This is a predicted structure of a 351-nucleotide RNA (Bacterial RNase P class A) from Gammaproteobacteria bacterium 42_54_T18. It was read from a public genome assembly, where an Rfam model found it. It matches the Rfam family "Bacterial RNase P class A". Rfam's curators write: Ribonuclease P (RNase P) is a ubiquitous endoribonuclease, found in archaea, bacteria and eukarya as well as chloroplasts and mitochondria. Rfam classes the family as a ribozyme.
[in-house]
RNA sequence: AAAGUUGGUCAGGCAAUCGCCCUCUAAUUUAUUAGAGGGAGGAAAGUCCGGGCUCCAUAGGGUAAAGUGCCAGGUAACGCCUGGGGGGCGAAAGCCUACGGAAAGUGCAACAGAGAGUAGACCGCCUAAGCAGCAUUGCUGCCGGUAAGGCUGAAAGGGUGCGGUAAGAGCGCACCGCAUGGCUGGUAACAGGCAUGGCGAUGGUAAACCCCACUCGGAGCAAGACCAAAUAGGAAUCCGCUAGGUGUGGCCCGCACUGGAUUCGGGUAGGUUGCUUGAGGCAGUUGGUGACAGCUGUCCCAGAUGAAUGAUUGUCCGCGACAGAACCCGGCUUAUCGACCGACUUUUCAC
Repeated sequence: AAAGUUGGUCAGGCAAUCGCCCUCUAAUUUAUUAGAGGGAGGAAAGUCCGGGCUCCAUAGGGUAAAGUGCCAGGUAACGCCUGGGGGGCGAAAGCCUACGGAAAGUGCAACAGAGAGUAGACCGCCUAAGCAGCAUUGCUGCCGGUAAGGCUGAAAGGGUGCGGUAAGAGCGCACCGCAUGGCUGGUAACAGGCAUGGCGAUGGUAAACCCCACUCGGAGCAAGACCAAAUAGGAAUCCGCUAGGUGUGGCCCGCACUGGAUUCGGGUAGGUUGCUUGAGGCAGUUGGUGACAGCUGUCCCAGAUGAAUGAUUGUCCGCGACAGAACCCGGCUUAUCGACCGACUUUUCAC
């Protein structure tokens, strides 16, 4: 200097004029004035997960359904995060992982191929005997032996090599693979060594059904509570009155209550609250590899409701992308113009 990997910060700035919303204080005409302070995001988005909170509710238990799926931690909790392990990609820094079980069972794998899972003999190799030749040998190849070589395929009866054999084959041996047993390290996932066994390891697929382990009520701020006002305390039909029926996912048991269901018609939809002090932010320090936790100090940082932060002017520059809260919080995912800071990997050059 270049190429790459990874972590973090910011999200146009400044000034002036007018305008909007909230809180507090004061005055006062009760609806205005003045002053002080504050006023959209890193994703506010998607509504995908997890909760806080409210109600059903005085009640639970089971089952089906559903979710997650290596190990250990973090957290209020999670399908999230951190650190490890296995596998894969990359030269590396690093990145990805839907990662329990195939000997419980069922299913699936087109075509090709002899044969695709208690799965094979198509081309081949050997061989009695015969023919030619005769020093060897060459050709055909009955009964039979064989699966080492070849073909097909995504995948083919453990792999490589040596010996052995009529030709071969774990037939034997060495090294790997596999199975069993135990040892060492580690909390564990797992890793490494040792011994025995020639060993059917009988393949793949569970993001196929399934089995196993753990988790697991519902509805949702349009939840809910209060106030005011209005109407028709309306009418009809069906079931029922201890049998049954109703009760916030289905079914069963239990518990509580004793009436439920449907149709037609009428009134209101206004206001207050919930509504922002929190599993809160920031700084320091202690512990921890880390996520994070403890302690100390400090700060209050949007609460609109047809929906508040807009308009104009000047100037600077890196020329502004994606994009606007609606009960709140912790995550994940998606979109995105750029600028800056740090760490690491590799290559080249100079000293």